[in-house]
Molecule: c-di-GMP-I riboswitch aptamer
Organism: Rheinheimera sp.
């Protein structure tokens, strides 16, 4: 100097509410006032799960079936990173 090492420290991320907007829906984005919480709560729909079901299919009706939609702040995983005392 370099690896490793935090239950600390600095930084960020923003759940939930309002308002407006996108969308069939689920959900998303933008603002604002706050902070559930998260070291990766940063990015990726690769795999599982979960939610929606407009279009479609079935049915006299109800109603059902079902992702190509959604969710990375559900788990896996891929990948890019912050600070590191003793």
């Nucleotide at each position: 100097a370099a690896u490793c090492g935090a239950u600390a420290u600095u930084c960020g991320c923003a759940a939930g509410u309002c308002a407006g907007u996108u969308g069939a829906a689920a959900a998303g984005c933008u603002g604002a006032a706050c902070a559930c919480g998260c070291a990766a709560a940063g990015c990726c729909a690769u795999g599982g799960g979960c939610c929606u079901a407009a279009a479609g299919u079935u049915g006299u009706a109800a109603a059902a079936c079902a992702a190509g939609g959604g969710u990375c702040g559900c788990c896996a995983g891929g990948u890019u990173g912050c600070a590191c005392c003793a």